Notes
This is a predicted structure of a 253-nucleotide part of an RNA (large-subunit ribosomal RNA, domain VI) from a Planctomycetota bacterium. It matches the Rfam family "Bacterial large subunit ribosomal RNA". The full RNA is in RNAcentral, with records from ENA. The prediction has a mean pLDDT of 88. The source organism's lineage runs through Bacteria, Pseudomonadati and Planctomycetota.
[in-house]
Context: one part of a larger RNA
RNA sequence: CGCAGGAGAUUUGAGAAGAUUUGACCCUAGUACGAGAGGAUUGGGUUGGACGGACCUCUGGUGUGCCUGUUGUGCCGCUAGGCGCAGCGCAGGGUAGCUAUGUCCGGAACGGAUAAACGCUGAAGGCAUAUAAGCGUGAAGCCAGCUUCAAGAUUAGAUCUCCCUGAAGGGCCCUCGUAGACUACGAGGUUGAUAGGCCGGGUGUGUACGUGCAGCAAUGCAUUCAGCUAACCGGUACUAAUCGCCCGUUUGA
Numbered sequence: 001c002g003c004a005g006g007a008g009a010u011u012u013g014a015g016a017a018g019a020u021u022u023g024a025c026c027c028u029a030g031u032a033c034g035a036g037a038g039g040a041u042u043g044g045g046u047u048g049g050a051c052g053g054a055c056c057u058c059u060g061g062u063g064u065g066c067c068u069g070u071u072g073u074g075c076c077g078c079u080a081g082g083c084g085c086a087g088c089g090c091a092g093g094g095u096a097g098c099u100a101u102g103u104c105c106g107g108a109a110c111g112g113a114u115a116a117a118c119g120c121u122g123a124a125g126g127c128a129u130a131u132a133a134g135c136g137u138g139a140a141g142c143c144a145g146c147u148u149c150a151a152g153a154u155u156a157g158a159u160c161u162c163c164c165u166g167a168a169g170g171g172c173c174c175u176c177g178u179a180g181a182c183u184a185c186g187a188g189g190u191u192g193a194u195a196g197g198c199c200g201g202g203u204g205u206g207u208a209c210g211u212g213c214a215g216c217a218a219u220g221c222a223u224u225c226a227g228c229u230a231a232c233c234g235g236u237a238c239u240a241a242u243c244g245c246c247c248g249u250u251u252g253a
Base pairs, nucleotide, nucleotide: 001152005163006162007161008160009159010158011157015149016148017147018146021049022048023047024046025045026044027043033038051106052105053104054103055102059100060099061098062097066093067092068091069090070089071086072085073084074083075082076081111143112142117137118136119135120134169247170246171245172244173189174188175187176186177185194240195239196238197236198235199234200233201232204228205227210223211222212221213220214219
C1' cells in the first nucleotide's frame, strides 16, 4: 500500500515448515525347539543414550550498579571514620536477569494405500496355476495423524460486538519495557501507578557508626541476628508523561 469506512476480538485452513531416533533390562519363560550345549517368535512392562523444546523451583555458573574482609599509596588538617588509584587492587559471598552441567516435557497410538514377500477364487489350457478379470495380508518407508506458521490463499475467506462525517479512528510528541540494531511490538499519558523518588516487604551480606566496659596494647564484649542492601514484590501522585498539532470525507451503509 492492497483486501472500497473504522476499531476491537474470535476463527476456517489452501499451502508451508518441523518432528517422526535407538539401546538395555524384567515378565511371558529357562517355556516352544534341542541328545545336550544353548535358547526364542509373540505380547506386556520398566529404564537409559543421543537429539529437540520450554523454564529457573532445586543444583551450580555469571552477576565491574549489593555486602564484607584486607595490602600498598595519596587525599579529606590530625585521631577516628571514609574516599580515589593499583586488572572490580586482591579475597569471600551474592539479588534480578541471562544461563547448563540443573528441572520438566517430546518422538507415540489408531488408520489408509503400498514394496519385497505370502495368499483366496480362477480361466486361457476339462488338469495345474496368487493373475489374465476379481479379492486379501503385508514395512522404521509413502499419505494422514502430532507441533508451529498461515487469507498478499489478489480466489485477499468466515463470525461476533461497537462507532462515524473535519467524524469514527489513527498518528506526531512524551513516560517506559514482558519488546528491541533502527524500525516495529507491547504497557501508559492526570478520568493516570508508565518510569523515577518515597514507604513497606523480600533477598543478600554478616553483627555498622558512635558510646560504654575489659585489657599496657593488638583486640574482645555489650548496645546489635545489627547496619547497609541493584535489577525483585506491593503501595503511594512527591517529580515527569503539559498544552497541542497533523492525517482521515468522494458510490461503505